[in-house]
Molecule: small-subunit ribosomal RNA
Organism: uncultured prokaryote
């Protein structure tokens, strides 16, 4: 930065992505070098080999095989050698290598101490004499499997011991005492010894021993820093200190006696987890986070746990002991081990390399050295584990070549890519040549030592030797020539890259949002593309994005957050002024912050990566020197913060006692009588035993009407009759006085509605519970009627509330305006009560405009949510949960603190636009009502469901399906069904072949078809042939009323002929969106007027069209005839006419023109004139933006899919017409406003040649038969029919009604069985006006009468139309129902047929209780006590020293034995590992059952929320 909560916006938050990295792993692939890296897991177990030796110049032994000589052939002597060995002795071995388990520590970093040691090394001081006993090794002997052990004997030493001497060092009583040494080895002129090797002597070099300083190392103190829990808050008896003593290298309770009673701890002590720490590394812009592989520096550890010894160093990785587990050898008695050294094996595990070379290089131990050891180390090996670097070629090349992949079929794409042409050879290969990593130590020379030309050092030199890596970099040449070298992941949006087939909520996919249900850019596969490249992708993990722990840099009225209030401790901040001071603060100087690393200049490998030279950094501490402005400290001053004193105000401010009057209720008395009470309506209840109702008394208990206010008071819950007492707090005034004393407030303490809770009273009236009644499908509820806890006092708890302003306290600033309250103060008027006016402060308040400014938006706006400081408290997605555990209050209820697994991508907030409301406003509509007539109940007809069939083709299903498609199913239609054909087809185009077409007529067969036979022999012509037609043949192809109306076009309905959809520029607003289009009037209308931050504009109303009311005017046939004429029984029948009707074209007319009233001087509304007609005259066509995935793929068209000798096609016969029943639309009744008979009168718009058909005749009739006459204002259909007139019936199942059935015919038509329609004649069924419910209609309208017409051969109660007679009603808008406009709420937005809560089954999850089990780790007794160290000591043993009977020497001396010092085993005591016992705490795991919780595709029972959600909700 982007994606994701919405319909859509803002803002909140969450959750995901692009980056960057790893010691990686895993898939796929894999050409070459260079530099690095490589058991992260079981500090699990380990076969083998190597990792630590070395010194003969420190000492004593001492081989053998061989070889030479000699032999007496057994040997024997030299050589080999003083070698190899071991042994005894220095030194080393405590470096170097591993490992990260422990360990929150002086562990470790940083910056300091002081009371230490220090082999080897450097410098310096003295010194280095004389003597002694011995023990390995050898040798003998002995056990033992072994391992190794004992025992006698010999023997050296730079191994041990005395003595001497002591600068110097320790101790000291200051007098003085005490400790030491080693030698060796090179050379060598005098001279002296001599075993003849040599030694003395002298020199040189190296040792040794006592200091003294350094150097380097290690040891000890300090101050700071260093993860996470407070659901660890109290921990410490050697604890903390002193005094003596011990100890130690060295300060100390380090140890130990005695004394005292400290120490540590909210600045987080003990306590539990987790961790090896730093330099660094990894992200970040920085601050910081997160790590602590490799390199480096410090620490701890070497199988587990204890312990010491040696040593300058060690409680010792490759030493000891002793205990344990584990493994191994055993002859069963007893041994023996320790890879967390390099390799390597086994286990573990995603997973991490050779049982190589090598001491050339560097660097270690020993040696004087050569040297010798060294898995440090230097090199090879093996991983693409990463960084970096090269190559897989380079130019040219359109016929844009094949092939693939798509296609609109043209054609594009791959794509200059390939192939061909021309050139290169890096890199692999092969063969040659070939740096540097090497110089030192040896030899020369010089100089120094010294007598010395040796020896040694120092320093120059000159030639020489050494190389594991090594077939090394590199560099040449070859051969023949692009020759040996390119994949992985993506491609729906984030996010760069698009088509096709396949599949069909399957199979799959997915970092988040999310694809998949037949046309998937999202799956699978392919063509293409995009993007890294010898590597790409995935998965894990760290920073980042994430201002998502906000220090840099967040919040907190509604989104997650202000403690319920207030006091107050600690801490934290804090007024003015001077002087000091320098703790914070700033400045210089210095020290140090290891190298390496990062960064800057630079150098070196052909370039980098890498490697190396400088510098800079390293933000830190420490210590020195400055400065004093602010903070701190000290000290003194001040009066503006704060507080006292005085004198006053106002209050439902607390407590306690007392007192009222009014109601309610209950008792007692009275009046007085059938009801009361209650409700939507009831009903339980009270009442004749006399209530209600009223009249008096009377008792008791709660609460305190009016006043009362958007009024007062209180910290906050709160508080409301009056009266006295007591008490807090606050405001005014005008003075003096303290002098900073303040402000907040972790813990902490007081108070804290209500209900609850104890004890003990009191109980009217109201009430959870519970009990009747009612409402309801239920009705544990809303209604009622009753009714106990409890409301009330005392006292004691409880401590929570949406405890709310959802707004912590305190201070300062920052326009106003307008009510109120308490006071003061001035003026006016004689007072005064009222009024105004001014000024100052206070308290609160609402609204607006608010200024400004702040908010996400609503809002806030001096009572801030503004600007700023000072301290508090609290948030960090949602659910899980304010829930477990655990602590602490509580008598219980319960409160406070306060968590996790898991599971979602979201949950929320404001504010928009619809859409709903058992919300509100205003307005329309046959919506209600008035009213007239029907349906619904009968019997048909017709359609639909159902059912029933072989089939009873499809379709349409609330309104907006059901006399609908269908404006005509007996065949046809016709699409179903049974049987029966056909297969390029019934039909269409294209090729081919011959043949005209065609038409008769016989046979089979239900027919379709088949099969004979026979007629015919065309048009046009350029003469070549071509056109139509049928047959046959071939395959492209037809063809299909099969699916998908949710792939679609068209067309249709419906809201609705409702009045509304919308835009353009401007405005407003963060934005969705508002504005406009809203309001005030007014219409049928977003119709017009006004007003307005709007001005205008389309699409819709209107009009324009069509008819139809009236008049004009033109024109008169086939119409009409008023007036003239003829004529008839009668008729415009005829001549005429053009007046009239009417026919049809132009026109005319109507527009609030006028006039009154009303309205804003508008719109317009009411009346009135006048007119044929008046406020749209009355019909009708005409359907705005959409809404229903609404209807049709069975009108047409049309994608996809399906069928193809069938789902085509052809033909018969049957079915759509069935039939227990539901339902819709209609017709016909039920009669007397009628039936029946008779008679007489009056439309209108239609249609007719395959057609309508006339007089006339015939038939009861339907009709026959006839055919005039019409291609229609001529002729026909065609008699209109309710109507009037007369008779009749007389209220009945009838003279109603006309169903059914029985006969007899008609007519269409190939044909009326199934299944047509009509006549006549006989039969006469339901039905006596229709339950609940429900339709239509507002005038020439309902209602009612009858005509015509589409289709149509024949069938009409259906439609569609046309006249005719013709009503009734409308108060009005409360209600149903649709509907538009404003408005409101809302958790809907698929939008109320929304949404959603619980309980219950059922699956699965994690979890929390559980009698218990079972680990792991820890505290407390008490037992025990290995090694070992330290004290102690009866015994036992003991070479050097003392000592001296014996001995011996012979000045004083030596010296066996006892004896003694000293040691050594043995015993003891003290500490203590391992083990044990006993009783606690903690933690894990695990546990019948058990409790809540989450998550499911669908169920069950109700419907709580959300709209007034149908009883407002919630705490």
């Nucleotide at each position: 930065g982007a994606g994701u909560u919405u319909g859509a916006u803002c803002a909140u938050g969450g959750c995901u992505c692009a980056g960057a990295u790893u010691g990686a792993a895993c898939g796929c692939u894999g050409g070459c070098g260079g530099c690095a890296u490589g058991c992260c897991u079981u500090a699990c177990a380990c076969a083998u080999g190597c990792a630590a030796g070395u010194c003969g110049a420190a000492c004593g032994c001492g081989a053998a095989a061989u070889c030479u000589u000699c032999u007496u052939c057994g040997g024997a002597a030299g050589a080999a050698a003083g070698u190899a060995g071991a042994g005894u002795g220095g030194c080393g071995a405590a470096c170097g290598g591993g490992u990260g388990a422990g360990u929150a520590a002086c562990g470790c970093g940083u910056a300091g101490g002081a009371a230490u040691c220090u082999a080897c090394c450097u410098u310096u001081u003295a010194g280095u004499g004389g003597g002694g006993g011995a023990c390995a090794a050898c040798u003998c002997g002995a056990g033992g499997a072994a391992a190794c052990u004992c025992g006698g004997g010999c023997u050296a030493a730079u191994a041990c011991c005395g003595c001497a001497u002591a600068a110097u060092a320790u101790c000291u009583a200051a007098g003085g005492a005490u400790u030491a040494a080693a030698g060796c080895g090179g050379g060598g002129g005098a001279c002296c010894c001599u075993u003849c090797g040599g030694g003395g002597c002298c020199u040189c070099g190296u040792g040794c021993u006592a200091g003294a300083a350094g150097a380097u190392g290690a040891g000890c103190c300090u101050a700071u820093g260093u993860u996470a829990g407070a659901u660890u808050a109290g921990c410490u008896a050697g604890u903390u200190g002193g005094c003596g003593g011990g100890g130690u290298a060295a300060a100390a309770g380090c140890c130990c006696a005695c004394c005292a009673a400290g120490g540590c701890g909210a600045c987080g002590a003990u306590c539990u987890a987790u961790a090896g720490c730093u330099g660094g590394u990894u992200u970040g812009a920085g601050a910081g986070a997160a790590c602590g592989a490799u390199c480096a520096g410090c620490c701890a550890c070497a199988c587990u746990g204890g312990g010491a010894c040696u040593g300058a160093g060690a409680c010792a990785c490759g030493g000891c002991c002793c205990a344990g587990a584990c493994u191994c050898c055993u002859a069963c008695g007893g041994g023996a081990g320790g890879c967390a050294g390099c390799a390597g094996u086994a286990g573990g595990g995603a997973a991490u390399a050779u049982u190589g070379c090598a001491c050339a290089a560097u660097g270690g131990g020993c040696g004087a050295a050569a040297g010798c050891c060294u898995g440090a180390u230097g090199c090879a090996g093996c991983a693409a584990u990463g960084c970096c670097g090269c190559g897989u070629g380079u130019g040219u090349g359109a016929a844009g070549a094949a092939g693939g992949c798509c296609u609109g079929c043209g054609g594009g794409u791959u794509g200059u890519a390939a192939a061909g042409c021309a050139c290169u050879u890096u890199c692999a290969g092969u063969a040659g040549g070939g740096a540097g990593g090497a110089a030192a130590a040896a030899g020369c020379a010089a100089u120094g030592c010294c007598a010395a030309u040796a020896c040694c050092a120092u320093u120059g030199u000159c030639u020489a030797a050494u190389g594991a890596c090594g077939u090394u970099a590199c560099c040449u040449a070859c051969a023949g020539g692009a020759a040996u070298a390119a994949g992985c992941a993506c491609c729906g949006g984030c996010u760069a890259a698009c088509u096709c087939c396949g599949u069909g909520c399957c199979a799959g996919c997915a970092g988040c949002c999310g694809c998949g249900g037949u046309a998937a850019u999202a799956c699978g596969g392919a063509g293409g593309g995009u993007g890294c490249a010898a590597g790409c992708g995935u998965u894990a993990a760290u920073c980042g994005g994430a201002a998502u722990u906000a220090c840099u840099g967040g919040g907190c009225g509604u989104a997650a957050a202000g403690a319920g209030u207030a006091c107050g401790u600690a801490g934290g901040c804090g007024g003015u002024u001077a002087u000091u001071u320098a703790a914070g603060u700033c400045g210089g100087a210095u020290g140090u912050g290891a190298a390496a690393u990062c960064c800057c200049c630079g150098a070196g490998c052909u370039c980098a990566a890498c490697u190396u030279g400088g510098g800079a950094a390293u933000u830190g501490c420490a210590c020195u020197c400055g400065a004093a402005a602010c903070u701190g400290a000290a000290u003194g001053a001040c009066u503006a913060g704060a507080g006292u004193a005085c004198a006053g105000c106002a209050g439902a401010g607390g407590a306690a006692a007392g007192u009222g009057g009014a109601a309610u209720u209950u008792c007692u008395a009275g009046u007085g009588u059938a009801g009361c009470g209650g409700u939507g309506a009831a009903a339980u209840g009270c009442g004749u035993a006399g209530a209600u109702a009223u009249u008096a008394g009377a008792a008791g208990g709660a609460a305190c009407a009016c006043c009362a206010g958007u009024g007062g008071c209180g910290a906050a819950g709160g508080c409301g009759a009056c009266u006295u007492u007591c008490u807090g707090g606050g405001c005014u005034g005008a003075u003096a006085c303290u002098g900073a004393c303040g402000c907040u407030g972790a813990g902490g303490u007081a108070c804290g509605a209500a209900a609850g809770c104890g004890u003990g009273g009191g109980g009217a009236g109201c009430a959870a519970a519970c009990a009747g009644g009612a409402u309801u499908a239920g009705a544990u509820a809303c209604c009622c009627u009753g009714g106990u806890a409890g409301u009330c006092c005392a006292c004691g708890c409880c401590c929570u509330a949406a405890a709310c302003g959802a707004u912590g306290a305190g201070a300062a600033c920052u326009a106003g305006c307008u009510g109120u309250u308490g006071g003061a103060g001035g003026c006016a008027u004689a007072u005064a009560a009222u009024a105004c006016u001014u000024u100052a402060g206070u308290a609160g308040c609402g609204u607006u405009c608010g200024u400004a400014g702040c908010u996400a938006a609503c809002g806030c706006g001096a009572u801030a949510a503004g600007u700023u400081c000072u301290c508090c408290g609290c948030c960090u997605g949602g659910g899980g949960a304010g829930u477990a555990c655990g602590g602490c209050c509580g008598c219980a209820a319960g409160g406070u603190u306060g968590a996790a697994a898991c599971u979602c991508a979201a949950a929320g907030g404001a504010a928009u636009u619809g859409a709903c409301g058992g919300g509100g406003g205003c307005c329309c509509g046959c919506a209600c009502a008035a009213g007239c007539g029907g349906u619904g109940g009968a019997g048909c007809a017709u359609g639909c469901g159902g059912u029933u069939u072989a089939a009873u083709u499809c379709g349409a299903u609330g309104c907006a399906a059901c006399g609908c498609g269908a404006a005509a199913a007996a065949c046809c239609u016709u699409a179903c069904c049974u049987a029966c054909u056909c297969u390029u087809g019934a039909c269409a185009u294209c090729c081919u072949u011959g043949u005209a077409a065609u038409c008769u007529u016989u046979a089979a067969g239900a027919g379709a078809u088949u099969a004979a036979a026979g007629a015919g022999u065309g048009c046009c012509u350029u003469c070549g042939g071509g056109a139509a037609c049928a047959c046959a043949g071939u395959g492209a192809c037809a063809g299909g009323u099969g699916c998908u109306g949710c792939a679609u076009g068209g067309c249709u309905g419906u809201c609705g002929u409702c009045a509304g959809c919308u835009c353009g520029u401007g405005u407003c607003g963060u934005g969705a969106g508002a504005u406009g289009u809203u309001u005030g009037g007014u219409u049928a209308a977003g119709u017009c007027c006004a007003g307005c931050a709007a001005c205008g504009a389309g699409c819709g109303c209107a009009a324009c069209c069509c008819u139809u009311a009236u008049c004009g005017u033109u024109a008169g046939u086939u119409g009409c005839c008023a007036g003239c004429a003829c004529g008839u029984a009668a008729u415009g029948g005829u001549g005429g006419g053009a007046a009239c009707u009417c026919u049809a074209g132009c026109g005319a007319g109507a527009c609030u023109g006028c006039c009154c009233g009303g309205g804003u001087u508008a719109a317009c509304c009411g009346g009135g004139a006048g007119g044929a007609a008046g406020g749209c005259g009355g019909g009708g066509a005409u359907g705005a933006c959409g809404u229903c995935a609404a209807g049709u793929c069975c009108u047409c068209a049309u994608g996809g899919c399906c069928c193809u000798u069938a789902u085509g096609u052809c033909c018969a016969g049957g079915g759509c017409u069935a039939c227990a029943c539901a339902c819709g639309u209609g017709c016909u009744a039920c009669a007397a406003u009628g039936g029946a008979u008779a008679a007489u009168a009056c439309a209108g718009a239609g249609g007719g040649u395959u057609g309508c058909g006339a007089a006339c005749c015939c038939g009861u009739a339907a009709g026959g038969a006839g055919g005039a006459g019409c291609u229609a204002a001529u002729c026909u259909c065609a008699g209109a029919a309710a109507a009037u007139u007369a008779u009749u019936c007389g209220u009945a199942g009838u003279c109603c009604g006309g169903a059914u059935u029985g006969g007899a015919g008609u007519c269409u038509g190939c044909a009326a069985c199934u299944c047509g329609a009509c006549u006549c004649c006989a039969u006469g069924a339901a039905g006596u006006c229709g339950g609940a419910a429900u339709c239509g209609c507002u005038a020439g309208u309902a209602a009612u009468c009858g005509c015509g017409a589409a289709u149509c051969a024949g069938c009409a109660u259906g439609u569609c139309g046309c006249g005719g007679u013709g009503a009734a009603u409308a108060c009005g808008u409360u209600c149903c129902c649709g509907g538009g406009c404003c408005u409101u709420g809302u958790a809907c937005a698929c939008a109320c047929c929304g949404c959603c809560c619980g309980u219950c089954a059922c699956a699965c999850c994690a979890u929390g209780g559980g009698a218990g089990u079972g680990g792991g780790u820890u505290g407390u007794u008490c037992c025990a006590g290995a090694a070992g160290u330290a004290g102690g000591u009866a015994g036992u043993c003991u070479a050097a020293c003392c000592g001296c009977a014996a001995g011996g020497a012979g000045g004083a001396c030596c010296g066996c034995a006892a004896g003694g010092a000293g040691g050594a085993c043995g015993c003891u005591u003290a500490c203590c590992a391992c083990g044990g016992u006993a009783u606690g705490g903690u933690u894990c795991a695990u546990g019948a059952c058990u409790g809540g919780g989450g998550u499911g595709a669908a169920g069950u029972c109700g419907u709580a929320a959300c709209a007034a959600g149908g009883u407002a909700g919630c705490c």